A computed fold for a 678-nucleotide part of an RNA from Pseudobryopsis hainanensis, annotated as large-subunit ribosomal RNA, domain II. Its Rfam family is "Bacterial large subunit ribosomal RNA". Its family is annotated with ribosome and structural constituent of ribosome in the Gene Ontology. It is recorded under the gene name rnl.
[in-house]
Context: one part of a larger RNA
RNA sequence: GCCGGCGACUCGUAUUUGAUGGCGGGGUUAAAAAGAUACUUUGGAGCCUCAGCGAAAGCAAGUUUUAAACGAGCAUAAAGUCAUCAAGUGCGGACCCGAACCCGAGUGAUCUAACCAUGGCCAGGAAGAAGCUUGGUUAAAACUCAGUGAAAGUCCGAACCGACCGAUGUUGAAAAAUCGGCGGAUGAGCUGUGGUUAGGGGUGAAAUGCCAAUCGAACUCGGAGCUAGCUGGUUCUCCCCGAAAUGUGUUGAGGCGCAGCGCUUGAAAACGGACCACAGAGGGGUAAAGCACUGUUUCGGUGCGGGCCGUGAAAACGGUACCAAAUCGUCGCAAACUCAGAAUACUCUGUGAUGUUUUCUUUCAAGCAGUGAGACCGUGGGGGAUAAGCUCCAUAGUCAAGAGGGAAACAGCCCAGAUCACCAGCUAAGGCCCCUAAAUGAUCGCUAAGUGUAAAAGGAGGUGCGAAUGCAGAGACAACCAGAAGGUUUGCUUAGAAGCAGCCACCCUUAAAAGAGUGCGUAACAGCUCACUGGUAUAGCGUUUGUGCGCCAAAAAUGUCCGGGACUAAGUGAUCUGCCGAAGCUGUGGGUUUGAAAAAAACGGUAGGGGAGCGUUCCGCGGGGGGUGAAGCAGAGCUGUGAAGCUUUGUGGACCGCGCAGAAGCGAGAAUGUUGGC
Numbered sequence: 001g002c003c004g005g006c007g008a009c010u011c012g013u014a015u016u017u018g019a020u021g022g023c024g025g026g027g028u029u030a031a032a033a034a035g036a037u038a039c040u041u042u043g044g045a046g047c048c049u050c051a052g053c054g055a056a057a058g059c060a061a062g063u064u065u066u067a068a069a070c071g072a073g074c075a076u077a078a079a080g081u082c083a084u085c086a087a088g089u090g091c092g093g094a095c096c097c098g099a100a101c102c103c104g105a106g107u108g109a110u111c112u113a114a115c116c117a118u119g120g121c122c123a124g125g126a127a128g129a130a131g132c133u134u135g136g137u138u139a140a141a142a143c144u145c146a147g148u149g150a151a152a153g154u155c156c157g158a159a160c161c162g163a164c165c166g167a168u169g170u171u172g173a174a175a176a177a178u179c180g181g182c183g184g185a186u187g188a189g190c191u192g193u194g195g196u197u198a199g200g201g202g203u204g205a206a207a208u209g210c211c212a213a214u215c216g217a218a219c220u221c222g223g224a225g226c227u228a229g230c231u232g233g234u235u236c237u238c239c240c241c242g243a244a245a246u247g248u249g250u251u252g253a254g255g256c257g258c259a260g261c262g263c264u265u266g267a268a269a270a271c272g273g274a275c276c277a278c279a280g281a282g283g284g285g286u287a288a289a290g291c292a293c294u295g296u297u298u299c300g301g302u303g304c305g306g307g308c309c310g311u312g313a314a315a316a317c318g319g320u321a322c323c324a325a326a327u328c329g330u331c332g333c334a335a336a337c338u339c340a341g342a343a344u345a346c347u348c349u350g351u352g353a354u355g356u357u358u359u360c361u362u363u364c365a366a367g368c369a370g371u372g373a374g375a376c377c378g379u380g381g382g383g384g385a386u387a388a389g390c391u392c393c394a395u396a397g398u399c400a401a402g403a404g405g406g407a408a409a410c411a412g413c414c415c416a417g418a419u420c421a422c423c424a425g426c427u428a429a430g431g432c433c434c435c436u437a438a439a440u441g442a443u444c445g446c447u448a449a450g451u452g453u454a455a456a457a458g459g460a461g462g463u464g465c466g467a468a469u470g471c472a473g474a475g476a477c478a479a480c481c482a483g484a485a486g487g488u489u490u491g492c493u494u495a496g497a498a499g500c501a502g503c504c505a506c507c508c509u510u511a512a513a514a515g516a517g518u519g520c521g522u523a524a525c526a527g528c529u530c531a532c533u534g535g536u537a538u539a540g541c542g543u544u545u546g547u548g549c550g551c552c553a554a555a556a557a558u559g560u561c562c563g564g565g566a567c568u569a570a571g572u573g574a575u576c577u578g579c580c581g582a583a584g585c586u587g588u589g590g591g592u593u594u595g596a597a598a599a600a601a602a603c604g605g606u607a608g609g610g611g612a613g614c615g616u617u618c619c620g621c622g623g624g625g626g627g628u629g630a631a632g633c634a635g636a637g638c639u640g641u642g643a644a645g646c647u648u649u650g651u652g653g654a655c656c657g658c659g660c661a662g663a664a665g666c667g668a669g670a671a672u673g674u675u676g677g678c
Base pairs, nucleotide, nucleotide: 001678002677003676004675005674006673011092012091013090014089015088016087017086018085019084020083021082022081023080026048027047028046032042033041034040035039052059053058062074063073064072065071095233096232098230102223103222104221105220106219107218113197114196115195116194117193118192119191120190121189122187124156125155126154131148132147133146135144136143160184161183162182164181165180166179167178168177199215201211202210203209208217236613237612238611239610240609241608246259247258248257249256250255260371261370262368263367264366265365266364267363268362269361276352277351278350279349280348281347282346289338290337294334295333296332299329300328301327302326305323306322307320308319309318310317311316374399375398376397378395379394380393381392382391383390404415405414406413419590420589421588422587424586425585426584430580431579432578433565434564435563439577441576442575443574444573445572446571452567458552459551462549463548464547465546466545467544468543469542470541471540479536480535481534482533483532485509486508487507491503492502515530519528520527591603592602593601594600614667616664617663618662620660621659622658624656625655632651633650634649635648636647637646638645639644
């Protein structure tokens, strides 16, 4: 891992509601007792109901409030009670499995820590402390040479003890080892045997270490089925309805309570409700806008007041291209501004059609829930960076709990809501060259970029269609030929400045025309060129602006990438016709629900509510089968919407169905389930 077995909403008691049954102005016994021990009888204590109101005394179809009610509150026209079953709830282990812990009583020092008692062990080598001796030396010592001697938590290094490094090993040879190196090795050394210390404790050269592969509190049993707002699991079928992820409170935030939203049953109510259209009546202060208020703000006029300057002995006066209150005109801004002010939305009323041969609606009462993590998309907003598949509200939709078609693939986008069957038809979104169902459809344009098949500021004689304006057969625009001069090198500046470093000025003349000079150039000149003019040749040429489609801007990490092939339309704009295309709609047939029936309508579905059934084991009653072959097992066929059922063949070798009714250890795929097998 697979297969088989086992494996989770129970039981007691109390209570609530419903169904069924008994009795009914009443219903019923409990403990206990007796007996036919199947159950029945006795037992009326007690409980519920038949009357309420009041805090109570109390009064009573009334009562309380009050001094008293003209009042007001609650009652009064009455159906209950007992049992069984079902569902819920409280208390109990209370659907099942699961802690870490806490407490009690015990068992452990054969591992290990420390200690006590008594034993054992440490190859070999090195070095050579004190002391002592001979000699030297000294008055004697001190001192000193040589020798002797053998000390020490001395040195090297086996056994022994340890464990610093690396490799191997890592389902190991081993739940800590092996190999190669390494540290101590006469000591605070190592070690045998026996003993002592025990868990709120011991022991600890101290690491929270160790106390039997277990240690921030051992192990065993018990309290104990501790508790678990947490995780996992929870077993047959069909039919009807069908949510929530919100508000509020919470030592509350992944839990609960109440409300909201779902289901079931009953009652009541409508010319009812819901939706739509039109009409009428409302309140508003949003969007946009505006500046009348509150603030903010641009420029200008007037200029309170101030600064500066002047006159003056002072008072004061005068000036001012400075600042500037207030006011006038003017350009703006605002969630916490509004003189004004929509569309929508909301409330009410009326009318009308639909729904409708189907009550779909509302309210009330009772019972049963689940939900209280939501997600994305559009719109209006807050937060953030007018970031996020971000976050928080509002509003609508979808998913959640929704299959089908489209978007290549793709919960939340577009279309559309699956009762079942059909080798029938029509459409939606989206499509119609091939993959791939349907147009290589029609008409008029655009695009040349494979744009289409990702992007901005910005840039450009790409190209189509407009608008305005200027020049032009008295010859434009472009090209070519020629001229482009003189005063003058204007003046200043400067080493120089001659059209052309810079500053000022920018005149006059000759002319068809020619700037005190457009650019290049020189040290400065020179030289080239332009403006401007004439000619040749010739018909359109410029400038500004709007708009359609394109171009550049355009670099990313595994392979290019429109889904692919490919396409110049099979791209794109506009117009038109046809077709394809879904579980949509229609057609034909069947089922179920609502409904007296027919008709008609309805029948996606998680949590969840309700209804109807199938099967297993056992008990009772009835009626059956079985060695001429029961159950079980295996194969096949048939029936039912399904759970399932029936028949037959083989095997098997002794019990087993059916009808009605009852009771449950009653249904397995999941729980790192459990047990057996492989």